[in-house]
RNA sequence: GAGUUUGAUCCUGGCUCAGAAUGAACGCUGGCGGCAUGCCUAAGACACGCAAGUCGAACGAGACGGCCCAAUGAAGAUGGAGUGCUUGCACAAAGUUAGAUUUGGAUUCCCGUCUAGUGGCGCAAGGGUGAGUAACACGUGGGUAAUCUACCUUCGAGUCUGGAAUAACAGUUAGAAAUGAUUGCUAAUGCCGGAUUAUACAUCCAAAGAUAUACUAUGGAUUUUAAAAGGAGCCUUUAAAGCUUCGCUUGAAGAUGAGCCUGCGCCGUAUUAGAUAGUUGGUGAGGUAACGGCUCACCAAGUCGACGAUCAGUAGCCGGCCUGAGAGGGUGGCCGGCCACAUUGGGACUGAGACACGGCCCAAACUCCUACGGGAGGCAGCAGUGGGGAAUCUUCCGCAAUGGGCGAAAGCCUGACGGAGCAACGCCGCGUGAGUGAAGAAGGCCUUCGGGUCGUAAAGCUCUGUCUUUAGGGAAGAACAUUCCGGGUGUGAACAAUGCUCGGGACUGACGGUACCUGAGGAGGAAGCUCCGGCUAACUACGUGCCAGCAGCCGCGGUAAUACGUAGGGAGCGAGCGUUGUCCGGAUUUACUGGGCGUAAAGGGCGUGUAGGCGGGGAUUUAAGUAAGGUGUGAAAACUCCGGGCUCAACUUGGAGACUGCACCUUAAACUGGAUCUCUUGAGGGCAGGAGAGGAAAGUGGAAUUCCUAGUGUAGCGGUGAAAUGCGUAGAUAUUAGGAGGAACACCAGUGGCGAAGGCGACUUUCUGGACUGUACCUGACGCUGAGGCGCGAAAGCGUGGGGAGCAAACAGGAUUAGAUACCCUGGUAGUCCACGCCGUAAACGAUGAAUACUAGGUGUAGGAGGUAUCGACCCCUUCUGUGCCGCAGUUAACACAAUAAGUAUUCCGCCUGGGGAGUACGGCCGCAAGGUUGAAACUCAAAGGAAUUGACGGGGACCCGCACAAGCGGUGGAGCAUGUGGUUUAAUUCGACGCAACGCGAAGAACCUUACCAGGGCUUGACAUCCCCUGACCGUCAUGGAAACAUGAUUUUCGGAGCUUCGGUUCUGACAGGGAGACAGGUGGUGCAUGGUUGUCGUCAGCUCGUGUCGUGAGAUGUUGGGUUAAGUCCCGCAACGAGCGCAACCCCUAUUUCCAGUUGCCAGCGAGUAAAGUCGGGAACUCUGGAGAAACUGCCGGUGACAAACCGGAGGAAGGUGGGGAUGACGUCAAAUCAUCAUGCCCUUUAUGUCCUGGGCUACACACGUGCUACAAUGGCUGGUACAGAGGGCAGCGACACUGUGAGGUAGAGCGAAUCCCAAAAAGCCAGUCUCAGUUCGGAUUGCAGGCUGCAACCCGCCUGCAUGAAGUCGGAAUCGCUAGUAAUCGCGAGUCAGCAUAUCGCGGUGAAUACGUUCCCGGGUCUUGCACACACCGCCCGUCACACCACGAAAGUUGGUAACACCCGAAGCCGGUGAGCUAACCGCAAGGAGGCAGCCGUCUAAGGUGGGAUCGAUAAUUGGGGUGAAGUCGUAACAAGGUAACC
Repeated sequence: GAGUUUGAUCCUGGCUCAGAAUGAACGCUGGCGGCAUGCCUAAGACACGCAAGUCGAACGAGACGGCCCAAUGAAGAUGGAGUGCUUGCACAAAGUUAGAUUUGGAUUCCCGUCUAGUGGCGCAAGGGUGAGUAACACGUGGGUAAUCUACCUUCGAGUCUGGAAUAACAGUUAGAAAUGAUUGCUAAUGCCGGAUUAUACAUCCAAAGAUAUACUAUGGAUUUUAAAAGGAGCCUUUAAAGCUUCGCUUGAAGAUGAGCCUGCGCCGUAUUAGAUAGUUGGUGAGGUAACGGCUCACCAAGUCGACGAUCAGUAGCCGGCCUGAGAGGGUGGCCGGCCACAUUGGGACUGAGACACGGCCCAAACUCCUACGGGAGGCAGCAGUGGGGAAUCUUCCGCAAUGGGCGAAAGCCUGACGGAGCAACGCCGCGUGAGUGAAGAAGGCCUUCGGGUCGUAAAGCUCUGUCUUUAGGGAAGAACAUUCCGGGUGUGAACAAUGCUCGGGACUGACGGUACCUGAGGAGGAAGCUCCGGCUAACUACGUGCCAGCAGCCGCGGUAAUACGUAGGGAGCGAGCGUUGUCCGGAUUUACUGGGCGUAAAGGGCGUGUAGGCGGGGAUUUAAGUAAGGUGUGAAAACUCCGGGCUCAACUUGGAGACUGCACCUUAAACUGGAUCUCUUGAGGGCAGGAGAGGAAAGUGGAAUUCCUAGUGUAGCGGUGAAAUGCGUAGAUAUUAGGAGGAACACCAGUGGCGAAGGCGACUUUCUGGACUGUACCUGACGCUGAGGCGCGAAAGCGUGGGGAGCAAACAGGAUUAGAUACCCUGGUAGUCCACGCCGUAAACGAUGAAUACUAGGUGUAGGAGGUAUCGACCCCUUCUGUGCCGCAGUUAACACAAUAAGUAUUCCGCCUGGGGAGUACGGCCGCAAGGUUGAAACUCAAAGGAAUUGACGGGGACCCGCACAAGCGGUGGAGCAUGUGGUUUAAUUCGACGCAACGCGAAGAACCUUACCAGGGCUUGACAUCCCCUGACCGUCAUGGAAACAUGAUUUUCGGAGCUUCGGUUCUGACAGGGAGACAGGUGGUGCAUGGUUGUCGUCAGCUCGUGUCGUGAGAUGUUGGGUUAAGUCCCGCAACGAGCGCAACCCCUAUUUCCAGUUGCCAGCGAGUAAAGUCGGGAACUCUGGAGAAACUGCCGGUGACAAACCGGAGGAAGGUGGGGAUGACGUCAAAUCAUCAUGCCCUUUAUGUCCUGGGCUACACACGUGCUACAAUGGCUGGUACAGAGGGCAGCGACACUGUGAGGUAGAGCGAAUCCCAAAAAGCCAGUCUCAGUUCGGAUUGCAGGCUGCAACCCGCCUGCAUGAAGUCGGAAUCGCUAGUAAUCGCGAGUCAGCAUAUCGCGGUGAAUACGUUCCCGGGUCUUGCACACACCGCCCGUCACACCACGAAAGUUGGUAACACCCGAAGCCGGUGAGCUAACCGCAAGGAGGCAGCCGUCUAAGGUGGGAUCGAUAAUUGGGGUGAAGUCGUAACAAGGUAACC
């Protein structure tokens, strides 16, 4: 910096990610080189080899060899008998010489090499590990006047004289072995005695210094104490000396190393608060290299601790390393310093140094050997083994280099070290090719089918040659030591000798034939991993279908997944890439730098006060803090900068810086601190006042409730939403009088007063605390805060004893309710009251700690004081203290706070660090108990939360509207029938529609068809479309079979266009038909939750938005709210808004009035003709009407109301009056509303079937339930007769007149009419007469029988109509419910569409024609404002608890078991120390005897391991038990969120 709480916002707050790092591990992959690194676990166990030896110039001895003796006698040299002949050549024996070699002997002495032993030095270093250790262990700075220091360096002195042993060895002997025992011999640089003496040690003296206690340099005196006569070399002279050198002894000093002491620093826990008897100190002694209770005896009673002792837990510490801007945080592997350890525990010895990794003794465990008697061992050295584990290497080479030990040296030893090997474990470098190359190849993937992409990528062409391969050359690392040559110089009598030094030469390489160089060859041998929803760079296809799976967080997956799996493509990094673990960062999320606490987590309930922290003005001084300068130290490495070396880099190296620290010295004196003096303003006191429910005690009062007594009085009272329980005829309630008792104190009373808080309210008295005002008399900083401590502390509760009127947990009863352990009612006990004692908590709240100072105002109120004014009071002004409201700056996430701060600062205290678990468990403390206080973890979630915003919602509020209620009229719900739906049934009863907004709906009309359903029979390129090939017919007609579809047969037998033409034909093509092949057709199959389109609904409700501006951190607000008004966001006014858009209204259509024009098919007033009558005719154009064009209505006019507005009310005129009536018109949006079966369409499914054709059936079923209707129940009526008046429609496959006929439906018939002409067509209610007379009827017509008519291929399932007959239910309809406000309801008929036929339905038309509306309390729906909210899928919301089930972690628990550290007692190894030492005994003394000294043995103190015991503490486990957490759908209720339906909460 980002993601994640929300519908959105701001904040708080957690979780998560991106970065860096790693001794890493795991998965996939893997070319080369350099430099580093490599058991983090079992400080578990270890086979085998190696890791510490060396010195013969310390010593004796031994072995071998040489020297010595004897024998042997090679090559060679000499020699030349002799032989051959070419006559000077070749070969050549004996002999002589030489002495290699070999053999044997000797080995006294001498020389060389080697060595077991004695002796010296080393083995205490180097190397490993981190178990222990919370400590002077480590770091840093000091001290040592309290100490030691082998080897090394420097300077002195010395190295004289004696002695006794002992290993080796030899003999004997024990044992399996390890290992001894004994006798005898022998040497030394081994051991011992004596001499010599000092600057050594001890004591004393002097004077000086010092940290003034012990001390020390210097000078002096006294006593005591030492050694190896050794090794090597050389010369002279031959007697031993001398010289050189290496050693040795002693003293002083240095260097190095070590010991001890000490200031400061150094993990977490207080749910560890007290610890300590050698403990703290002293005196004395012992001990140590040295101080010291280090040890002991005695004496005293101290010492440590809240500035964290002690106990328990964890841990090696540091330089550094990682991270970070830094401050910090984490870490301590490699390298370096220190410490500790060496199987576990204890112990000492030797030594300069150890209580000793590759030494010793003892104990324990383990392993091995054994002859069973006894022995041996210690890889946390280097390799290596097995084990453990996620996991960590070769049983390599070499001492060439560096370093170490020994040695005079050569040299030997060195798993230190130098190298190589293994491992991508890390860092760094290099490569896997470069250029060109478009037919944009093939192939893959995608596709809108056009193409796109992989992609210049490949191929091809031209090059290069790093690395790998091969061949050749080939290092640096090497210089010492040693030796040779030469020079200088020291010691020396010396030309010997020897030390030091300089120059030159020689010798020496594990790595390694390695690095490096050169040649050759050939693009040849060398690329993967992760990711692609957001964070986070990178997208498509297919598969899958809440499955399989992914996931760091948010979250993906339920049929179109950029999130799973695969592929293509892409992104990132690259010999690596991802994952996991850990740490830092981000995280200002422990906040020193750098946070907070009104509401998010967080102010202690309040006071008092201890320690502590902080603290007013002036002066002097000090120098602790502080500041400056200097000195020492802060190891090296590391880090930073500048350079150097490997080709670069990593790596390595030189210099500088830095190491922020500590200590010391000097200086400064402002500030803080210390000391002293002083001041008055902070604080306190004095004096003078007034206010107050401040506290405690005692007393007093009236009103009211209840009870008791008595009177009056009679049937109820009481209580509730309504009731009941209860009380009352034994006299209640009511009322009157009297009395008893307890508790509380009306009015006054006030965001008034007092108190620290809790809290305090009648009146009086007594005692008592505090605050305020005035004064400026006193003290002189005496102050603020306050961990612990102490005190106070509502209500409830507890204990003891009183008291008890009212009220009232528990409890009882009555109601309510599905239940009602509640709310309501009637009762009622603790308690409430008092005294004393506990408890110690509250939403103990202003959710706001205390104190001080400062920072605009305004306005109340309470208590004072002063001033002005006045005769006086009031008013007014100023000021102090308290208590409220408003408000600026400022603050705040916002809300809000705002001199009573949540502002600006300072001081001190308390508290917070995600939610849940949990204020729980365990432990401690307190309490009589209840319980309080302190106060976790496992586990679990990705949130929990604050404030504000917009909605939705409320059994919140306000206002308004609507046939919403009310007022009315008529219905539905009851009956019969029609119709739709559910259900049931069925082979099928096709499908859809389901609250309003499905149900006479899709369907404006199912006998076949429709038809999608069922049964059966057929077809498979198909009933339908396009393309290709072949044929030229097919169709039709007839016959047969069949239920038909269809099959078979017979018959019939093409057409159009163009080209060529010998006009015979032929070719091509088209239409149509048949056959064939496949692409495909087809689907009323699925998904309306993939969609388009269409539609319903809220709702014809008045709303829904935008631009700019303004306000707000922001979501958003404003506008659109407010005051009026309207049917209306309609209009007016006001206003940080000004405008605008979609809606409203208007514009459109019909209708109501009228004018003009026109006048047939319509009309007929006047004129004429004419009829029985008739616009029938002539004619007319007046009227009606038709249909075009206009007019008219706009709150325009008047009055009133209103705000001088909008508007409303009334009126006039007018056909019509305030949108005249009706229609069309439906804003932003809501309901995943309806429809894949109107249509279109993605995807999926089907393809001899889910397609298609046919026949028959079904959609018409029927116990039942519901919706919508029709007809009725009758007299406002039925029936019969007569008679009148419409409108709007339809009509050629049609309407169909007249006439005739039939009781009728109808039939015959066919005029007229494509229609203002003709027809349907009769309108009906109405009106006029008559009849019926209240009944299941002359009401009602269902049902049924018979007989007919019509349509149609066909009325059986299953049509309509007619006539005759039949004559059911039904007498006005329960709960409930619907429509309608005027030409409306009601009622009456007429028409049309669909349609062959079929309407009680639907859509229209006119006729007759009402009643009522007080009003908005209530029901329903809607609009605006406001309020609350834990809702936002939005109340059909959210959400709580028990119970049941599963899983998880935890607590308790009779117990069981294990670890740890102590304590008491027992036993007590080895060993030091002490005692003893009758046994043993070389050096010294002694003539001897013996002595001195020593040793074994024994005893004692201490003491490891072990044993016993009771406790402590920490785990593990446990029948059972307790709550907690989690889990998609379980059960019961509905506690909370709205007034959540009883306000909620502590």
Notes:
Small-subunit ribosomal RNA from an uncultured rumen bacterium, 1546 nucleotides, folded computationally. Its Rfam family is "Bacterial small subunit ribosomal RNA". The prediction has a mean pLDDT of 82.